[in-house]
Predicted 3D model of an 83-nucleotide RNA (Glycine riboswitch aptamer) from a Rhodocyclales bacterium.
The prediction has a mean pLDDT of 77.
The sequence was found by an Rfam model in a public genome assembly.
Taxonomically the source falls in Rhodocyclales (Bacteria, Pseudomonadati, Pseudomonadota, Betaproteobacteria).
RNA sequence: AAACGGGAGAGAACGGCAACGUAUUCAGUGCCGUCGCCGAAGGCGCAACGCACCCGCAACCGCUCAGGCAAACAGGACCGUUU
Numbered sequence: 001a002a003a004c005g006g007g008a009g010a011g012a013a014c015g016g017c018a019a020c021g022u023a024u025u026c027a028g029u030g031c032c033g034u035c036g037c038c039g040a041a042g043g044c045g046c047a048a049c050g051c052a053c054c055c056g057c058a059a060c061c062g063c064u065c066a067g068g069c070a071a072a073c074a075g076g077a078c079c080g081u082u083u
Stems, first nucleotide, its partner, number of pairs: 001083006011035001013034006020028001021026001036069003042065001043063003049056002
């Protein structure tokens, strides 16, 4: 590095639009906007320590740009097995 398995958290939020379906309604899907929230892809920041200075410097700690927030799907740090 690859394969397989395990793998958390957070609104089935509100409003609007479109097509399909149904066809009295209404649900689902997609898109846009509004706020709320999560933190374990990624990204950014910091300690000890090192250093003449500049600076370097880890995280499942912090920030949330990205990402994510019913189930499912997808993603997923990390762990186990095999090569």